[in-house]
Context: one part of a larger RNA
RNA sequence: UUGGGCGUAAAGCGAGUGCAGGCGGUUCAAUAAGUCUGAUGUGAAAGCCUUCGGCUCAACCGGAGAAUUGCAUCAGAAACUGUUGAACUUGAGUGCAGAAGAGGAGAGUGGAACUCCAUGUGUAGCGGUGGAAUGCGUAGAUAUAUGGAAGAACACCAGUGGCGAAGGCGGCUCUCUGGUCUGCAACUGACGCUGAGGCUCGAAAGCAUGGGUAGCGAACAGAAGUAGAUACCCUGGUAGUCCAUGCCGUAAACGAUGCUAUGUAGGUGUUGGGAGGUUUCCGCCUCUCAGUGCUACAGCUAACGCAUUAAGCACUCCGCGUGGGGAGUACGACCGCAAGGGUGAAACUC
Numbered sequence: 001u002u003g004g005g006c007g008u009a010a011a012g013c014g015a016g017u018g019c020a021g022g023c024g025g026u027u028c029a030a031u032a033a034g035u036c037u038g039a040u041g042u043g044a045a046a047g048c049c050u051u052c053g054g055c056u057c058a059a060c061c062g063g064a065g066a067a068u069u070g071c072a073u074c075a076g077a078a079a080c081u082g083u084u085g086a087a088c089u090u091g092a093g094u095g096c097a098g099a100a101g102a103g104g105a106g107a108g109u110g111g112a113a114c115u116c117c118a119u120g121u122g123u124a125g126c127g128g129u130g131g132a133a134u135g136c137g138u139a140g141a142u143a144u145a146u147g148g149a150a151g152a153a154c155a156c157c158a159g160u161g162g163c164g165a166a167g168g169c170g171g172c173u174c175u176c177u178g179g180u181c182u183g184c185a186a187c188u189g190a191c192g193c194u195g196a197g198g199c200u201c202g203a204a205a206g207c208a209u210g211g212g213u214a215g216c217g218a219a220c221a222g223a224a225g226u227a228g229a230u231a232c233c234c235u236g237g238u239a240g241u242c243c244a245u246g247c248c249g250u251a252a253a254c255g256a257u258g259c260u261a262u263g264u265a266g267g268u269g270u271u272g273g274g275a276g277g278u279u280u281c282c283g284c285c286u287c288u289c290a291g292u293g294c295u296a297c298a299g300c301u302a303a304c305g306c307a308u309u310a311a312g313c314a315c316u317c318c319g320c321g322u323g324g325g326g327a328g329u330a331c332g333a334c335c336g337c338a339a340g341g342g343u344g345a346a347a348c349u350c
Stems, first nucleotide, its partner, number of pairs: 005320002007304002012318001014201004021194003025088007033081002035077008049065006091191001092188003095184005103177007110154001115149007125136002162169002206247006215241002220236003258317001266295013299306002323350003332343001334341002
């Protein structure tokens, strides 16, 4: 490079935004760069191939042709691609009228519970386990009642419910703010899709500085258990978990399934809209758009399974894989305060 691949066998970047690049709707006209046709020149000879001939055949040699898939110039064709001009509205966007939502940021605020403090009542245990012990308690614990403090998380509602690009988002209120869906068809008129690099976001843990610390709780200490027990169980408990600012940039970051758009049997739930019919009301029925589930045909698949939310039928663009180990290691340069991250081999071996 070609062929063939990427749910689970190796393989979809964690997610977005977007420069270059690649690809790109309908109609008309022009052009002739790509494309196609013809001609001329050139593409050395030998060789290869076809054919005819010469050595008694053959090897060998000679003649003719073909080929040399190319390049240049000229003349033409105009369907497709490109370019230019004009137009269109269905892609895309704007507008108007509605709709739902744990989407984001900041500020405020509420109740339950745990813990602690103070006080009252009250007395000998409490706690914990498979059973115990460490631990707490006559300096009055546990229990109970009242008052107070502080931090963190938000029961029920709650739902294969909703929102977000992903990570993720859940008490309530206010302020600021992003996106989505439906209907209308008023406006723009292809303005689109993808996207190497770049840039931005990115759970948890971790790091830096300063706060905060109720509960939980790596490390650590003790009690058990065990042959041992650097564990599982128990009593404690520091970092951390929380806040602000900055860094880190990784996860089974998963649907293990890249993004956009087209068409391809059904059935049945559910969320948010719209239209029509029926109805006193509650509602019910039909159609439709956008999500989210289950089931299932064709088709696909090694099978499992997928199946209008495709892993089916075709297209565009990007990423990635090419036997196992060595190894996501070494080295180099880059990023980081560090931890480390990203890029990423080979020898050797089976």
Predicted 3D model of a 350-nucleotide part of an RNA (small-subunit ribosomal RNA, central domain) from an uncultured bacterium. Model confidence (mean pLDDT): 86 of 100. The RNAcentral record of the full RNA draws on Greengenes.